[in-house]
RNA sequence: CACCGAUAACGGCAAACCCGUCGAAAGACGGGGACGCAAAGGCGAGGGCCUACCUCCACCCCGGUGGACACGGCAGCCGCCUACCGAA
Numbered sequence: 001c002a003c004c005g006a007u008a009a010c011g012g013c014a015a016a017c018c019c020g021u022c023g024a025a026a027g028a029c030g031g032g033g034a035c036g037c038a039a040a041g042g043c044g045a046g047g048g049c050c051u052a053c054c055u056c057c058a059c060c061c062c063g064g065u066g067g068a069c070a071c072g073g074c075a076g077c078c079g080c081c082u083a084c085c086g087a088a
Base pairs, nucleotide, nucleotide: 004086005085012037013036017032018031019030020029021028022027035076041081042080043079046078047077048074049073050072055068056067057066058065059064
């Protein structure tokens, strides 16, 4: 330096769920809470996944129904970038 990852050290993060706020939704943020995490730190440009207000298309009883769509999201799915510690 590159791997690797311990019942080590210093510490860190926080799933579900509940409350509040925002949002059409997915979801996000704050508080509580810990299922877990050695990158559960950063990145939505790539794959994947979620949602569909608007828009478009079809039908239609003209008010709705169905479908398509990311310009919206997810980093605790993969990926990319960076980083603390040091037993084997």